[in-house]
């Protein structure tokens, strides 16, 4: 340099172009308990960035950023 893949909550993952983007773990609060753990209830928390298409975009298209893999180059 070329090609392919990936980027969603603190973390691991979901989400046919269509309802308020969900779940496990974790965090916080409450209940329970003599206290804690467990259990139960509730809460906070996310679509990498900028454009485009569309009535409607996490999803499709373009460019960029970051990560991974392969190839090429590298006397």
């Nucleotide at each position: 340099g070329c090609g392919c893949c990936c980027a969603u909550a603190g973390u691991u993952c979901a989400a046919u172009g269509g309802a308020u983007a969900g779940a496990g773990c974790g965090u916080c609060a409450g209940c329970c308990u003599c206290c804690g753990a467990a259990g139960c209830u509730g809460a906070a928390a996310a679509u990498c960035c900028a454009g485009g298409u569309u009535c409607g975009a996490a999803u499709c298209c373009u460019g960029g950023u970051g990560g991974g893999c392969g190839c090429a180059c590298c006397a």
This is a predicted structure of a 75-nucleotide RNA (transfer RNA) from a Kiritimatiellia bacterium. Rfam family: tRNA. The family's RNA type in Rfam is transfer RNA. The sequence is in RNAcentral, with records from ENA. The coordinates come from a structure-prediction model, not an experiment, and the mean pLDDT is 80.